[in-house]
Context: one part of a larger RNA
RNA sequence: GGUGCAUGGCGGAUGCCUUGGCGUCCAGAGCCGAUGAAAGACGUGGCCUAGCUGCGAAAAGCCACGGGGAGCCGCUAAGCAGGCUUUGAUCCGUGGAUGUCUGAAUGGGGAAACCCCCCUGAAUUGAUCUUCAGGGAGCGCGGAAGCGCGGGCAACGCAGGGAACUGAAACAUCUAAGUACCUGCAGGAAAGGAAAGAAACCUCUACUCCCUCAGUAGCGGCGAGCGAACGGGGAAGAGCCUAAACCUGUGCAAUGUAAGGCUGAGGCCGUUGUUGCAUGGGUGUUGUGGGACCUACAGAGCCGACCUCAGAAGGCUCAGUGAGUUACAAAAUCACUUGCUAGAAGAAUGGCAUGGGAAGGCCAGCCGCAGAGGGUGACAGCCCCGUAAUCGAAAGCGAGUGAUCUCACGUAGUCAUCCCGAGUAGCGCCAGACACGGGAAACCUGGUGUGAAUCCGGGGGGACCACCCCCCAAGGCUAAGUACUCCUGGACGACCGAUAGCGUAAUAGUAGCGCGAGCGAAAGGUGAAAAGGACUCCGUUGAGGAGAGUGAAAUAGAACCUGAAACCAUGUACCU
Numbered sequence: 001g002g003u004g005c006a007u008g009g010c011g012g013a014u015g016c017c018u019u020g021g022c023g024u025c026c027a028g029a030g031c032c033g034a035u036g037a038a039a040g041a042c043g044u045g046g047c048c049u050a051g052c053u054g055c056g057a058a059a060a061g062c063c064a065c066g067g068g069g070a071g072c073c074g075c076u077a078a079g080c081a082g083g084c085u086u087u088g089a090u091c092c093g094u095g096g097a098u099g100u101c102u103g104a105a106u107g108g109g110g111a112a113a114c115c116c117c118c119c120u121g122a123a124u125u126g127a128u129c130u131u132c133a134g135g136g137a138g139c140g141c142g143g144a145a146g147c148g149c150g151g152g153c154a155a156c157g158c159a160g161g162g163a164a165c166u167g168a169a170a171c172a173u174c175u176a177a178g179u180a181c182c183u184g185c186a187g188g189a190a191a192g193g194a195a196a197g198a199a200a201c202c203u204c205u206a207c208u209c210c211c212u213c214a215g216u217a218g219c220g221g222c223g224a225g226c227g228a229a230c231g232g233g234g235a236a237g238a239g240c241c242u243a244a245a246c247c248u249g250u251g252c253a254a255u256g257u258a259a260g261g262c263u264g265a266g267g268c269c270g271u272u273g274u275u276g277c278a279u280g281g282g283u284g285u286u287g288u289g290g291g292a293c294c295u296a297c298a299g300a301g302c303c304g305a306c307c308u309c310a311g312a313a314g315g316c317u318c319a320g321u322g323a324g325u326u327a328c329a330a331a332a333u334c335a336c337u338u339g340c341u342a343g344a345a346g347a348a349u350g351g352c353a354u355g356g357g358a359a360g361g362c363c364a365g366c367c368g369c370a371g372a373g374g375g376u377g378a379c380a381g382c383c384c385c386g387u388a389a390u391c392g393a394a395a396g397c398g399a400g401u402g403a404u405c406u407c408a409c410g411u412a413g414u415c416a417u418c419c420c421g422a423g424u425a426g427c428g429c430c431a432g433a434c435a436c437g438g439g440a441a442a443c444c445u446g447g448u449g450u451g452a453a454u455c456c457g458g459g460g461g462g463a464c465c466a467c468c469c470c471c472c473a474a475g476g477c478u479a480a481g482u483a484c485u486c487c488u489g490g491a492c493g494a495c496c497g498a499u500a501g502c503g504u505a506a507u508a509g510u511a512g513c514g515c516g517a518g519c520g521a522a523a524g525g526u527g528a529a530a531a532g533g534a535c536u537c538c539g540u541u542g543a544g545g546a547g548a549g550u551g552a553a554a555u556a557g558a559a560c561c562u563g564a565a566a567c568c569a570u571g572u573a574c575c576u
């Protein structure tokens, strides 16, 4: 020096564990904000107060109501001191009060959490100063009063913009892809939606979503690739309101002065009538074309423009019928039922031995609408918390039903006249989007130029024409079925078990890094219980250790469960 063995050290693998994650399903909620949000800064505890949590100068809290019933003054985290509480505290739920400063930040400024100003009022003062309370941004609408907006938020949605890598085995059309990304805006969903549709000579009947049709028909440097629809089966199910023609109120303008004022008779009036424009009300809403206008009929009563009488248009009330709070008009209240936001109660076991400890063993029982699960010194239906079935709200919130309440109101005929959404449709050129790359390229949308018709009208059926069929554009609203999950509750898992599972099981988006945008860790386990080692000794009043003591165990001693390997040391045997 090496090899074997043994005993230790170092180290933290492995096993076991789980407070934390991950995923799926069901249900809820789907918004917060100028009544100042989200996110923060700074404060706030009797003492030492660093972090977390809570709270806001009324500051781990204040008030009321309800629950609950013996302890409490949050956690790391013990101690000292002092309190509260059966006159019901702590704690839990509902409602309220307070709520510094920053932040959309909004009186002005600003290097966020800071500086400064004006107005009104109050306290104080002899008066100021000072302090406190309230107000003072902009934009939109509005005559004003006033109302609204702004900012935040995980995904889902619609819209305005919009790549490249890549694929085509290169690359340019093409693809990736209308994806990523940027921007705007909204909702609990959004979008879409009640045919100028689709079909094919049969018909269907708004929209949305799923399965299929079908990788079909097609498109395509006919390359790579892209890729329908009709039809069929399901989910769901809902239909409506306007513009115009016609009647009429109001305002303005023009015309106009005995015309006219609904009709008849008599009064009476005289900026009244007529026309145009604007605006409101009634009417009206369709494609077997519809409507207006005109004609005829249509419950009862009342009123019926300035007066009297009679009538008409029209209005009101009642009755009848129908409908209604998500569209079709719109608000509120009450009653009942039911659910959510605290909770209540909840069956049944003992012994013996072993052991530190019994829930395991043995013996003998019991309950079960409860043998889900967790805890308890080893494995518990009957020890504890629970579980099944049952019950419960002063206050706030949701849903359903009913009532009050609110709203609406006919039919037929003629087809002469009037209306039926205009810089629109159509057409030319240029684009986009349609599965469809300009193609035989329709349909749809935009830009640009031109530019109709009103039912004897107009659009479509994939160039175009004819016949035939379908449908009414150029205004608008609309639940459900569908998408998503920052968030709340519950259940489950051939999901993970500390290099795994979220980046984070822990003072984690922390420490740290970066000028910044941003990047971003490591780190769990004594024991059943701290019983966390009194006391003695060595040592520097040390670290550490030796005894003693606790404990089942201390090679469980806090550098703490188990404690592998590398590596180090000691002892011993052998080799050289």
Stems, first nucleotide, its partner, number of pairs: 001575009015561001016525002020496002022493007029485002031152002039102003042056003046080002050076003062096006071084003107116003117136007138149004156187001157185005167174001171221001197204002208235005218226002239477003242421001246282010260269002262311006287455001289420004294413004299318005320409005332404010343391002349364004365382002367371001373385003426450007436462001457472005512519002532560001535547004